Description: Bacterial RNase P class A from a Porticoccaceae bacterium, 362 nucleotides, folded computationally. The organism belongs to Porticoccaceae, within Bacteria. The RNAcentral record of the sequence draws on ENA. Its mean pLDDT, the model's own confidence on a scale to 100, is 76. Its Rfam family is "Bacterial RNase P class A". The family's RNA type in Rfam is ribozyme. A source record names the gene rnpB. The model forms 96% of the base pairs in the Rfam consensus.
[in-house]
């Protein structure tokens, strides 16, 4: 210096003016008002209302080991496998020998294993050819015929080295070995089982043994294990109106109620009291919380204690907005609705940090 990997912060600034919502004030006025994701409503908790004896079942999630935490599918730390030359990322990662299914196409065959092309001629056989293998016959001889050898086509047959198919093909590489082949033998890897050894444990190491074994799929049903009671702030509690409507007692047939300051007029019809429900409406619930920060200490983390200090929206038609001036690197995604912890989607610039590789240079 070039390329990379990985954690944080930051998300225009300043000033005036005029507003909007919440506190605080008689008032004048003071003072606070979005986000890292407020999103998606996926998942875990609080909190509130129901339902519940206690236990199981289904239904549904989870699913390598340890450990954080209220809790989790999240977090951190290892192990394990893939992917990179490293920093690092990535991963639904318990059982396939309890049982039932699946596998299209393609191929010879997708699981009691099979043989299309090939390789093989060892064992049985059948034809050829061969007289320069050799043997008997038969012939005076030329030559004829059998047998065996040794060539070549065949069949029965032995193979699973090789080719091809396929996502997937009954461990792999080499050497021997064979008629050719093959764990058939042998070494090395891989895989089973057993011991020991390290480690909390998932593993993982080294020994010894077994030639190797019913191969994939569980994000097909399904077996283990574990973990769960249901709606959700429009939950929930309070107050409580009327020419609405209920009940119970007492009075009473003259009248009374309502709308209205009365009178007129107009509408209803028993009056008066109590007392429950409960519409509009209105209060709560609402923001002091697993709450945030600094320093210390325990911890390889995640956290977790302890001491100070801080208060950081809270509307219910719902506020955080508009204009102007200045600047400068010209601004992204995007708006709170009970609260937390996460996850997962969106994001322009701009800043810091820790690490990896190459090249150069002292």
């Nucleotide at each position: 210096u070039g390329a990379g990997c990985u954690g944080g912060c930051u998300a225009g600034a300043c000033a005036a003016u005029c507003g909007c919502a919440g506190g605080c004030g008689u008032a004048a006025g003071c003072u606070u008002g979005a986000g890292g994701a407020a999103a998606g409503u996926c998942c875990g908790g609080g909190c509130u209302c129901c339902a519940u004896a206690g236990g199981g079942a289904a239904a549904a999630g989870c699913g390598c080991c340890a450990g954080a935490u209220a809790a989790c599918g999240u977090c951190u730390g290892g192990g394990c496998g893939g992917c990179g030359u490293a920093a690092g990322c990535c991963g639904a990662c318990g059982g396939a020998a309890a049982g039932u299914g699946c596998a299209a196409c393609a191929g010879a065959a997708a699981a009691u294993a099979a043989a299309c092309c090939g390789c093989c001629g060892a064992a049985g056989u059948g034809c050829c050819g061969u007289u320069u293998u050799u043997c008997c016959c038969a012939g005076c001889a030329a030559u004829g015929g059998g047998g065996u050898g040794c060539g070549g086509c065949g069949c029965u047959g032995g193979u699973a080295a090789g080719g091809g198919u396929g996502a997937a093909a009954c461990g792999g590489u080499g050497c021997g070995g064979u008629a050719a082949g093959a764990g058939c033998g042998c070494a090395c890897c891989g895989c089973g089982c057993g011991g020991c050894u390290g480690g909390u444990a998932a593993c993982a190491g080294c020994c010894g043994u077994g030639g190797c074994a019913g191969g994939g799929c569980a994000a097909a049903c399904c077996c283990c294990a574990c973990u769960c009671g249901g709606a959700g702030c429009a939950a929930g509690a309070c107050c409580a109106a009327a020419u609405a409507g209920g009940a119970a007692u007492c009075c009473c047939a003259u009248g009374g109620u309502g709308c209205g300051g009365c009178c007129c007029g107009u509408a209803c019809c028993g009056g008066a009291u109590u007392c429950g429900g409960g519409u509009a409406g209105g209060u709560u619930g609402c923001u002091u919380g697993a709450g945030g920060u600094g320093u210390g200490u325990g911890g390889u983390g995640a956290c977790a204690c302890a001491c100070g200090c801080c208060c950081c929206a809270g509307a219910u038609g719902a506020a955080u907005g508009a204009c102007u001036g200045u600047u400068c690197u010209c601004g992204a995604c995007a708006g709170a609705a009970c609260c937390c912890g996460g996850c997962u989607u969106a994001c322009a610039g701009g800043u810091c940090g820790a690490c990896u590789c190459c090249c150069c240079u002292u």